Predicted 3D model of a 522-nucleotide part of an RNA (small-subunit ribosomal RNA, 5' domain) from a metagenome. It matches the Rfam family "Bacterial small subunit ribosomal RNA". Model confidence (mean pLDDT): 87 of 100. The full RNA is in RNAcentral, with records from SILVA.
Context: one part of a larger RNA
RNA sequence: GAUUGAACGCUGGCGGAAUGCUUUACACAUGCAAGUCGAGCGGCAGCGCGGGGCAACCUGGCGGCGAGCGGCGAACGGGUGAGUAACACAUCGGAACGUACCCUGUCGUGGGGGAUAGCUCGGCGAAAGCCGGAUUAAUACCGCAUACGACCUGAGGGUGAAAGCAGGGGAUCGCAAGACCUUGCGCGAUAGGAGCGGCCGAUGUCGGAUUAGCUAGUUGGUGAGGUAAAGGCUCACCAAGGCGACGAUCCGUAGCUGGUCUGAGAGGAUGAUCAGCCACACUGGAACUGAGACACGGUCCAGACUCCUACGGGAGGCAGCAGUGGGGAAUUUUGGACAAUGGGGGCAACCCUGAUCCAGCCAUUCCGCGUGAGUGAAGAAGGCCUUCGGGUUGUAAAGCUCUUUCAGCAGGAACGAAACGGUCUUCUCUAACAUAGAAGGCUAAUGACGGUACCUGAAGAAGAAGCACCGGCUAACUACGUGCCAGCAGCCGCGGUAAUACGUAGGGUGCGAGCGUUAAUC
Numbered sequence: 001g002a003u004u005g006a007a008c009g010c011u012g013g014c015g016g017a018a019u020g021c022u023u024u025a026c027a028c029a030u031g032c033a034a035g036u037c038g039a040g041c042g043g044c045a046g047c048g049c050g051g052g053g054c055a056a057c058c059u060g061g062c063g064g065c066g067a068g069c070g071g072c073g074a075a076c077g078g079g080u081g082a083g084u085a086a087c088a089c090a091u092c093g094g095a096a097c098g099u100a101c102c103c104u105g106u107c108g109u110g111g112g113g114g115a116u117a118g119c120u121c122g123g124c125g126a127a128a129g130c131c132g133g134a135u136u137a138a139u140a141c142c143g144c145a146u147a148c149g150a151c152c153u154g155a156g157g158g159u160g161a162a163a164g165c166a167g168g169g170g171a172u173c174g175c176a177a178g179a180c181c182u183u184g185c186g187c188g189a190u191a192g193g194a195g196c197g198g199c200c201g202a203u204g205u206c207g208g209a210u211u212a213g214c215u216a217g218u219u220g221g222u223g224a225g226g227u228a229a230a231g232g233c234u235c236a237c238c239a240a241g242g243c244g245a246c247g248a249u250c251c252g253u254a255g256c257u258g259g260u261c262u263g264a265g266a267g268g269a270u271g272a273u274c275a276g277c278c279a280c281a282c283u284g285g286a287a288c289u290g291a292g293a294c295a296c297g298g299u300c301c302a303g304a305c306u307c308c309u310a311c312g313g314g315a316g317g318c319a320g321c322a323g324u325g326g327g328g329a330a331u332u333u334u335g336g337a338c339a340a341u342g343g344g345g346g347c348a349a350c351c352c353u354g355a356u357c358c359a360g361c362c363a364u365u366c367c368g369c370g371u372g373a374g375u376g377a378a379g380a381a382g383g384c385c386u387u388c389g390g391g392u393u394g395u396a397a398a399g400c401u402c403u404u405u406c407a408g409c410a411g412g413a414a415c416g417a418a419a420c421g422g423u424c425u426u427c428u429c430u431a432a433c434a435u436a437g438a439a440g441g442c443u444a445a446u447g448a449c450g451g452u453a454c455c456u457g458a459a460g461a462a463g464a465a466g467c468a469c470c471g472g473c474u475a476a477c478u479a480c481g482u483g484c485c486a487g488c489a490g491c492c493g494c495g496g497u498a499a500u501a502c503g504u505a506g507g508g509u510g511c512g513a514g515c516g517u518u519a520a521u522c
Base pairs, nucleotide, nucleotide: 001522002521003520004519006518007517008516009515010514013369014368015367016366017365018364020361021327026325027324028323030322031321032320035072036071037070040069041068043065044064047063048062049061050059051058052057079280080279081278088205089204090203091202092201093200094199097197098196099195102193103192104191105190106189107188108187109186110144112142113141120133121132122131123130124129150159151158152157164185165184166183167182168181169180172179173178206252207251208250213243214242215241218240219239220238221237222236223235224234225233255277256276257275258274259270260269261268262267282303283302284301285300286299305316306315307314308313333359335358336357337356341355342353343352344351345350372402373401374400375399382393383392384391385390406463409457410456411455412454416449421443422442423441424440425439426438427437428436466511467510468509469508470507471492472491473490477506478505479504480503481502487494488493
C1' cells in the first nucleotide's frame, strides 16, 4: 500500500447492489418447512344441492370429501462442516454393473381365487395406543393360461407377465346396466437411448523422525459364499508374503475443488457468500421398505438429556425458516406470496412448496448522489495572535441574484405475464363430421413485491458534516495551562518553568457519510 463475513470508539442525509453466529456439531418454548391423487377402491364423518316425509328425520342421487386401503413422491430441494490426510477431492483413464419417472422400437394386456383395512359390535388402558368377533372393495394380494423378446440349460428341454380407469359413438345384440367399436391415460415383457449413480487404476493434495520399523484377513493362490457389479468383500484350505528414509507406522491439524485476497510475476495466504463433490443429522449401532437410503422432519436397539403420567407406562430430537436461552468482541423478522422460476402429485382444474421470489433490520461492504450556485471588501462584528503598527480566521459570513438534485407533500403510474385455458381452421387416429391429439390464427383471466420503480406539479436554501492528525519518518504551528507531575507513544523518543511531542484554544493538513483504532493476510 492492498484486502476483510470483521469488531470497538466518535459521528451519521439519501439511494442502488450485495453480505450478515467465523464462538458452544451447546440446549431448545411456539408456528410453519412434503405432500398429492375420488379419472385405482370400499365408502359418507363434515359442508352444500336434489328427492321423500306434517315433523323429527331418511336417502351417496349429485357437487364434493374427513378417516381408511391403494399409487406416486417423501433418497429431491434446504442445513451444517463434527468426522475424514482418505480413491475424500481434483485431473486423466478404465471394465465387471444398476437405473423409478422420460424418449424410440417390438410383442402383449385372456380367465379365475382367497383375504384385509375402513364401517359395525364387544373389551382393555390415565394416556400413547391395543385386542377380539362379524362383514366388504380395489390399479392391494395369489394362482391358471399364453411367451415375440428375456432367463436357466446336460442344447433334449425347462422357468417366468399383466390392471384397469376415463371420454365418445353409427350399425348389431340386450328390458336395462351394458356388451361391442374407438380415443386417451395406464399395466406387463423385452431391446435401445438419454440423464443419473455404484466400482477400479494413475498422478497430485498440511506439519512432526524429540514417531523407524509396521502388518495375521495381514500379502497372494485355489474353491465357495455374497453383491447390481470386479475384489479377502466374507469363509475354508494352501503358500509366506505385503508396506517402509522416494518417509511406512504413529502423533497433530484439516472437509476437498472451481475460486478468493495479495503480488509485476514466480509465489504466499485462504476455501464466507455462488457453483461442483464428499461427510453428517441428539450420541453409538442395525437393518427394513424401495428403482434408489442403511434414510435430517422413517423404523428398531442401547445411552445421555428434556417433558407427560392415574407410577402401570408413554413422548421428543431446529447442523430446515423464523425465533429463545447460553457462549461471545460480534452477526437480522416468531414478515408477505406462490405473481415469476423450479420441484412433488394429478387427465386436468388445482393442491402443496420457510426451495424460491420479495419485503423488514444493520454505514457490515462496494458504488452513486446530496448537504447549494453566482456575486459580495466596509477586508464588518466576534475569536486567536501581536513587535500594538497590525496580522489571521476571510469571499468566509451578512447582503444581493439564482437553482431545487435528494428528503418531505400532492397527482399519475409500470416492465416483470404469456403460457396453461377458450374459440376457429387444417391435419392425424377412427366406422365416424364423437371424443382425443398436433400445428397455426384470434382471444379472456392471472402481480407477493406495490400504488413500489418511474413521470409530473407546487413550495422553499429551505431538512442534511464529521473524524483523525499537525517533533522526525509524514502533509500540516502558534498561544495558554502543566512542570519527569498529569500524560503521550507505531519506532526514534517527548514532559524536571518559555513543551510546534502532554491538556485546551485559535489556525492548519488529510480523508469525508464516514473517520480512526484493534485484529488478520499478502